[in-house]
Context: one part of a larger RNA
Molecule: large-subunit ribosomal RNA, domain IV
Organism: Cryptomonas gyropyrenoidosa
RNA sequence: AUCAUUUUUAAGGAACUCGGCAAAAUUAUUUUGUAACUUCGGGAUAAAAAAUGCCUAUAAUUUAGGCUGUAUUAAUAAGGGAUAGCGACUAGUUAUUAAAACUACAAGACUUUGCCAAAUUGUAAAAUAAUGUAUAAAGUCUGAUGUCUGCCCAGUGCUAAAAAGUUAUAAAAGGUAGUGUAUAGCUGCUAAUUUAAGCUUUAGUAAACGGCGGUUGUAACUCUAACAAUCCUAAGGUAGCGAAAUUCCUAGUCAAUUAAUUGUUGACCUGCAUGAAAGACAUAACGACUUUCCCACUGUCUCAAAAAUGAAUCCA
Numbered sequence: 001a002u003c004a005u006u007u008u009u010a011a012g013g014a015a016c017u018c019g020g021c022a023a024a025a026u027u028a029u030u031u032u033g034u035a036a037c038u039u040c041g042g043g044a045u046a047a048a049a050a051a052u053g054c055c056u057a058u059a060a061u062u063u064a065g066g067c068u069g070u071a072u073u074a075a076u077a078a079g080g081g082a083u084a085g086c087g088a089c090u091a092g093u094u095a096u097u098a099a100a101a102c103u104a105c106a107a108g109a110c111u112u113u114g115c116c117a118a119a120u121u122g123u124a125a126a127a128u129a130a131u132g133u134a135u136a137a138a139g140u141c142u143g144a145u146g147u148c149u150g151c152c153c154a155g156u157g158c159u160a161a162a163a164a165g166u167u168a169u170a171a172a173a174g175g176u177a178g179u180g181u182a183u184a185g186c187u188g189c190u191a192a193u194u195u196a197a198g199c200u201u202u203a204g205u206a207a208a209c210g211g212c213g214g215u216u217g218u219a220a221c222u223c224u225a226a227c228a229a230u231c232c233u234a235a236g237g238u239a240g241c242g243a244a245a246u247u248c249c250u251a252g253u254c255a256a257u258u259a260a261u262u263g264u265u266g267a268c269c270u271g272c273a274u275g276a277a278a279g280a281c282a283u284a285a286c287g288a289c290u291u292u293c294c295c296a297c298u299g300u301c302u303c304a305a306a307a308a309u310g311a312a313u314c315c316a
Stems, first nucleotide, its partner, number of pairs: 001313001002311008011302002015300001020297001028052005037042001039144001053067005079295004084290002086287002091103002107142007119128003145282004150212003155209002157205005164200003170194002174190006213231005240274001241271001252268006
């Protein structure tokens, strides 16, 4: 000198930066006091404010009285508030870059299974299910709660039905060829007829896989189109939400926030390409989750300085 760890700093106080990352600040006890919202339990240590010394009395004190005024502590000890998204929550997860909005969850629904159960493992015997019995067991999906969960069974799948058709293997009267002395027997070919599931067929089923239109015209300014016509379809997207974790154009338009905002929030709806258990919308509480803002705070910065300790670092 450099680096590491640590301490302090005038004025300003996020101007730093993808982003307050890191640091600072808050922190104990007592008393006062405490909003929106809410599932009435919470939220809540919300927020905000004040006190803390010493002496005397008493067995002792959180009690009482007195004294002084920069006087809690040696250390240890939440920063707070507002907003939106996602997930209800506690819990679990990529041992060794990811803890989350992923998994799980209580709860909801569908399907299978009547017991020598279905399902799973095994060639089998057998085992698990279960020393259980439909308030049970198994599979699949959604994921507290609240309000709800629309239309479509044409396609694919599943379930059921049984009239008809079709159909494998198999059986088979008869016919025919060969062999044979033989009309017997044996071998080959053909074949009326009989016959399963399946398929064709019919019906049901979407919290099964899935799907949920176009064109043209029309109101007394204009615009728009409640309305009408027409084509296609199995049916044409209902409620709700909507530039959204979904919006390409897009930095959409308006408003709020800022001196200034590709941000955020609230609306609008022109949804490139939302939408109802691959659930829709709302939601108190919760979250080392994500977004934006405010107060406090600070060497993050303007702009750098000083000090302590250490380093197989470099130079002398």